[in-house]
């Protein structure tokens, strides 16, 4: 490259990192990129963890310290939805 065969499958998502951007931060979003995942689809309901702008508190002034209303569903559960095969 060509031919043949096959019930389905032959697909999906996207860690770290880089660039851009939003945010006080944790972290999010988009593009690139794949560590992995049979729910690594969705929901912040329970627990757990992260951050501390505002607030409290300390102080001569600050810092340390406390605190989610913020965040993480790729931390664990729970709820809910879905794909292929078999029975």
């Nucleotide at each position: 490259u060509a031919a043949a065969a096959u019930a389905a499958u032959g697909a999906g998502c996207a860690a770290a990192c880089u660039c851009a951007u939003c945010g006080a931060a944790a972290g999010g979003u988009g593009a690139g990129g794949a560590c992995g995942c049979a729910a690594a689809g969705c929901c912040a309901u329970g627990g757990a963890u992260c951050u501390a702008g505002a607030g409290g508190g300390u102080u001569c002034u600050a810092a340390a310290c406390c605190u989610a209303u913020g965040a993480u569903u790729g931390c664990c559960a729970g709820g809910u939805u879905g794909c292929a095969a078999c029975u």
c-di-GMP-I riboswitch aptamer from Pelosinus fermentans JBW45, 87 nucleotides, folded computationally.
The coordinates come from a structure-prediction model, not an experiment, and the mean pLDDT is 80.
The organism belongs to Pelosinus fermentans, within Bacteria.
The model forms 90% of the base pairs in the Rfam consensus.